[in-house]
RNA sequence: AAAGUUCUUCGGGGUCAGUGAAAAUCUGAGCCGGCGGUUAUAGUCCGCGACCCGACAGGUGGUAACACUUGGCGGUUGAGCUGGUGGAAUUCCAGCACCGACGGUUAAAGUCCGGAUGGGAGAAGAACGAG
Numbered sequence: 001a002a003a004g005u006u007c008u009u010c011g012g013g014g015u016c017a018g019u020g021a022a023a024a025u026c027u028g029a030g031c032c033g034g035c036g037g038u039u040a041u042a043g044u045c046c047g048c049g050a051c052c053c054g055a056c057a058g059g060u061g062g063u064a065a066c067a068c069u070u071g072g073c074g075g076u077u078g079a080g081c082u083g084g085u086g087g088a089a090u091u092c093c094a095g096c097a098c099c100g101a102c103g104g105u106u107a108a109a110g111u112c113c114g115g116a117u118g119g120g121a122g123a124a125g126a127a128c129g130a131g
Stems, first nucleotide, its partner, number of pairs: 004128007015029004030111002032100002034048004043098002052075003056071006080096005102114003
């Protein structure tokens, strides 16, 4: 002391009021912002993850159709402009905007409950490790 391998730990935030028989879902006013990248700090730029869909392969059950489940792969997946500073910023400052999976619910959800004591981009650390 590089690549790599193995292991350990960590790894998502946010509400009040009004109306009503009923709403943390409507209305009003608030609040929140995963991970890596970037000439300079990002919910809105580039990419990734989560959710969802698909074929394939393995497993379990089934006479079968098929169902459930695991795996990698493929697909889908929201939203920002103007001005200022600067060498450099759709990232900072100012102003005004915008976005937010699926299932549930006495009433429509980014914020409540649930799958989830799950998964996860990845982060940190340890051991081994050519020389």